RNAcentral holds the sequence, with entries from ENA and Rfam. The RNA shown here (Bacterial RNase P class A) has 383 nucleotides and comes from Oceanisphaera avium.

RNA sequence: GGAGUUAGCUGGAUAAUCGCUGCUUUGUCGUUGUGCCUUUGGGCAUACGGGCGAAGGGGAGGAAAGUCCGGGCUCCAUAGGGCAGGGUGCCAGGUAACGCCUGGGGAGCGCGAGCUCACGACCAGUGCAGCAGAGAGUAAACCGCCGAUGGCCUUCGGGCACAGGUAAGGGUGAAAGGGUGCGGUAAGAGCGCACCGCGCGGCUGGCAACAGUUCGUGGCACGGUAAACUCCACCCGGAGCAAGACCAAAUAGGCCUCCAUGGGCGCGGCCCGCGCUGGAGGCGGGUAGGUUGCUUGAGCCAGUGAGCGAUUGCUGGCCUAGAGGAAUGAUUAUCACUCGAGCUUGCUUGAGACAAAACCCGGCUUACAAGCUAACUCCACCU
Repeated sequence: GGAGUUAGCUGGAUAAUCGCUGCUUUGUCGUUGUGCCUUUGGGCAUACGGGCGAAGGGGAGGAAAGUCCGGGCUCCAUAGGGCAGGGUGCCAGGUAACGCCUGGGGAGCGCGAGCUCACGACCAGUGCAGCAGAGAGUAAACCGCCGAUGGCCUUCGGGCACAGGUAAGGGUGAAAGGGUGCGGUAAGAGCGCACCGCGCGGCUGGCAACAGUUCGUGGCACGGUAAACUCCACCCGGAGCAAGACCAAAUAGGCCUCCAUGGGCGCGGCCCGCGCUGGAGGCGGGUAGGUUGCUUGAGCCAGUGAGCGAUUGCUGGCCUAGAGGAAUGAUUAUCACUCGAGCUUGCUUGAGACAAAACCCGGCUUACAAGCUAACUCCACCU
């Protein structure tokens, strides 16, 4: 200098003007409640809520997004346990919890820094495997090899055909039932042996996953597939701030008390009788509406201790949006960065990412103009 890997950060700055929305202080107006005075008209004081101002101070994000997981909180349900259903799945740790994170193991990829992986169990059972291929699971004879043994012929060298033997070689396939060599054989074959590999057991290391083994043992795959049914282990009640709580109008309906028991209407030819219908007050439920839940929290910052780390203990400091059709903006000027265009080559001009809280947190995933920092790896060159 080039090419990368990992981790983290920023997401334009300043000023002026005009706005928007909470909070605090405060002015004013009107009304409501309470208290006092009163000549009964009202007046005064105070409280909070409301209207209109004034001043001060606060006001989006790294993802506020997708709503995919996990929790807090709230209400409902719930003795305990099981079935069903869903989820997770190497081991250990972290955490309020997780499908997240950290560390480790194994497998794969990369020269490397590093990256990726739902990675438990198919000797409990069941299922599945297109095409090709003779054969796809207690193996299989298509080509090939052999044809020792048995049969026939023989010039006694051997030849012929069949039964049959054979997994060395070829071919098919993603996959064909360990590999190399020697022996062996008619030809072959773990058939026998040596080495390598594998299974099981032991031993050693490790909390464990697992690794190692110069130990023993077995001729040896017990094939693949569980984001196939299934088995095993662990976890899971439901709904969500439109949760829930409080205050509470009009209208209609309900219940209770009191008053009227008179009138009207219906049944009827009439009387009796029966049914419906009234007024006042109170109560409770519910709707509109309002208040609350609402932002002090598994919080942030700094220091320090424990730990490889995720994380966590202690001390000190800080308060950092709470709207409700939904504010957090617009304009101008100057400066900075990147990109594009033009030329007089350092000036002019244009554009500036993804996207925007809605009860609150922890994650994951996805989007993103441009820029910055640290550590590490590889290559080339120089000293």

Background
It matches the Rfam family "Bacterial RNase P class A". Gene Ontology terms of the family: dimeric ribonuclease P complex, tRNA processing and ribonuclease P activity. Rfam's curators write: Ribonuclease P (RNase P) is a ubiquitous endoribonuclease, found in archaea, bacteria and eukarya as well as chloroplasts and mitochondria. A source record names the gene rnpB. The source organism's lineage runs through Bacteria, Pseudomonadati, Gammaproteobacteria, Aeromonadales and Oceanisphaera.